Record summary: Large-subunit ribosomal RNA, domain I from a Microgenomates group bacterium, 542 nucleotides, folded computationally. Its mean pLDDT, the model's own confidence on a scale to 100, is 81. Lineage of the source: Bacteria > Bacteria candidate phyla. The full RNA is in RNAcentral, with records from ENA.
[in-house]
Context: one part of a larger RNA
RNA sequence: CGUUAAUGGUGGAUGCCUUGGCAAUUUGAGCCGAAGAAGGACGUGUAUGUAAGCACGAUAUCGUCGAUGAGCCCUUAAAUAGGCGCUAUCAAUCGGCGGUUUCCGAAUGGGACAACCCCGUUCAUAGUAAUAUGAAUGAUUCCGACUUUAGUCGGAAAGGCAACCCGGUGAACUGACACAUCUUAGUAACCGGAGGAAUAUAAAACAAUAGUGAUUCCGUCAGUAGCGGCGAGCGAACGCGGAACAGUCUAAACCGAGUCUUCGGACGAGGGGUUGCGGGACUUGCAAUAUGGAAUUAUUUUUUGAUAACAGAGUUCGCUGGGAAGCGAAGCCAUAGAGGGUGAUAGCCCCGUAUGUCAAAUUAAAAAGUAUCCUAGCGAGAUUCCCAAGUACCACGGGACACGGAAAACCCUGUGGGAAGCUGGGGCGGUCAUGCUCCAAGACUAAAUACUCAAAUUGACCGAUAGUGAACAAGUACCGUGAGGGAAAGGUGAAAAGUCCCCCUGUGAGGGGCGUGAAAUAGUACCUGAAACCAUUAACUA
Numbered sequence: 001c002g003u004u005a006a007u008g009g010u011g012g013a014u015g016c017c018u019u020g021g022c023a024a025u026u027u028g029a030g031c032c033g034a035a036g037a038a039g040g041a042c043g044u045g046u047a048u049g050u051a052a053g054c055a056c057g058a059u060a061u062c063g064u065c066g067a068u069g070a071g072c073c074c075u076u077a078a079a080u081a082g083g084c085g086c087u088a089u090c091a092a093u094c095g096g097c098g099g100u101u102u103c104c105g106a107a108u109g110g111g112a113c114a115a116c117c118c119c120g121u122u123c124a125u126a127g128u129a130a131u132a133u134g135a136a137u138g139a140u141u142c143c144g145a146c147u148u149u150a151g152u153c154g155g156a157a158a159g160g161c162a163a164c165c166c167g168g169u170g171a172a173c174u175g176a177c178a179c180a181u182c183u184u185a186g187u188a189a190c191c192g193g194a195g196g197a198a199u200a201u202a203a204a205a206c207a208a209u210a211g212u213g214a215u216u217c218c219g220u221c222a223g224u225a226g227c228g229g230c231g232a233g234c235g236a237a238c239g240c241g242g243a244a245c246a247g248u249c250u251a252a253a254c255c256g257a258g259u260c261u262u263c264g265g266a267c268g269a270g271g272g273g274u275u276g277c278g279g280g281a282c283u284u285g286c287a288a289u290a291u292g293g294a295a296u297u298a299u300u301u302u303u304u305g306a307u308a309a310c311a312g313a314g315u316u317c318g319c320u321g322g323g324a325a326g327c328g329a330a331g332c333c334a335u336a337g338a339g340g341g342u343g344a345u346a347g348c349c350c351c352g353u354a355u356g357u358c359a360a361a362u363u364a365a366a367a368a369g370u371a372u373c374c375u376a377g378c379g380a381g382a383u384u385c386c387c388a389a390g391u392a393c394c395a396c397g398g399g400a401c402a403c404g405g406a407a408a409a410c411c412c413u414g415u416g417g418g419a420a421g422c423u424g425g426g427g428c429g430g431u432c433a434u435g436c437u438c439c440a441a442g443a444c445u446a447a448a449u450a451c452u453c454a455a456a457u458u459g460a461c462c463g464a465u466a467g468u469g470a471a472c473a474a475g476u477a478c479c480g481u482g483a484g485g486g487a488a489a490g491g492u493g494a495a496a497a498g499u500c501c502c503c504c505u506g507u508g509a510g511g512g513g514c515g516u517g518a519a520a521u522a523g524u525a526c527c528u529g530a531a532a533c534c535a536u537u538a539a540c541u542a
Base pairs, nucleotide, nucleotide: 002540003539004538005537006536007535008534009533015527016491017490020462021461022459023458024457025456026455027454028453029452030451031160032159039104040103041102042057043056044055045054046081047080048079051076052075053074062098063097064096065095066094067093071084072083073082109118110117111116119138120137121136122135123134124133125132126131140157141156142155143154144153145152146151164195165193166192167191168190169189175182179229205212206211216243217242218241219240220239226234227233247444248443249442250388254271255270258267259266260265276422278387279386280385281384282381283380284379285378286377292374293373294372297371298370299369300368301367302366303365304364305363306362307361309357310356311355315330316329317328318327319326331348332347333337339351340350341349393417394416395415396414397413398412399411403429424439425438426437427436428435478485479484498526501513502512503511504510
């Protein structure tokens, strides 16, 4: 040196724990902004060094109305000084409604290197005055009104926003074992717009000889029919079962108040009318001021909630122990044996829980009433009029339909052409006939659905290299000119009782006694304390 054992050091695995996350269920809520937002800067929060967090705004916890109330002067964060208050003359706390709300920021009086600089007008205060201070006001665009060609007044817009939604523009990596059609994908990204949802929606729809009866969403149909360098892949519909259900209004014909008029006419509020076994206008008969409804506001009442709260049963003894909730014994409550805490495991110690009760103020929903608004049918006749036009449709070129141009309908439309008009027109997957079905070229429409947040609850979810990037001053430190990237880091103990005092030492670091404590090999480098690695001691040995 090595091996073995013991004892230590180092190190921070493992075990236990959870303040934090993750996922879902139920209920509720869903935009903010020129009345200045989102987001920030700077301050304020008694004093004692800074920082971070949280709240607030020079009124920097102000007023008022309720609840609660003996303590309070924010937290990390202890201590001291000083102050407020102690039973309502209401300190502080919680909640409702108001007030204040510096500066920047759409930022909007002008400017600017954001949180700064400078100015006009009116009023007030001080001053003889120049001037200073304070309050209010002063951007642009559009619309309306008034005035008159230059403005005044009133209204609106702008900017932000995690996801969800609608529209416009629109990739590539990738897959096809390469790659070009194809796929990825109408995805990502960018732009525009809106709402608490959005879109869609009341058949020119499906279907098939039987019928259905707006839209949306879910399940199935079905990985089927199909599409496809028939490769990779893409991928329906009808029907059926559910969730939820709701239907309406215009244009036109006709009548027409009224305005203008070159007297030819033009415009036109309002009435009328809304359909496909065609409907309506027109002429005429009967009936009629009821009935029904509201998706719309306002208001009243009632009920049930939301935003503070209140009451709330029931245990003692002994043993072990540092400590009892454990063990033993004997009881009690239970519409409460959910859960958490308390020196080990507590129904009966504490907070709670079951259950019951409460609201001055604001607010939500439902029902009823009132106001307001909307709401008229049933025939007969006649065959004059109307029933959405650069539209339907066609050609060419694209797109979109599960459908890649195909036998390719249906839908959208860039260019060109271009109808019928009810004896009309569209569709039924080339086309024609027959049959069936519907009525385009105007508009609105709740719910079922998507997403997020809050509260409560739940978990064969995680337990500190996990779970959010973040259990800790985390979107922090740090990196980058910037867009942006982005950590590590939890645990003494029941309680600081955090080691008075003595000794070594550099008035050190660190340690040894004493002391605290159940424990100090629990001493803040703190629970447990594995291994690698390093020592000390002992034994053996080349």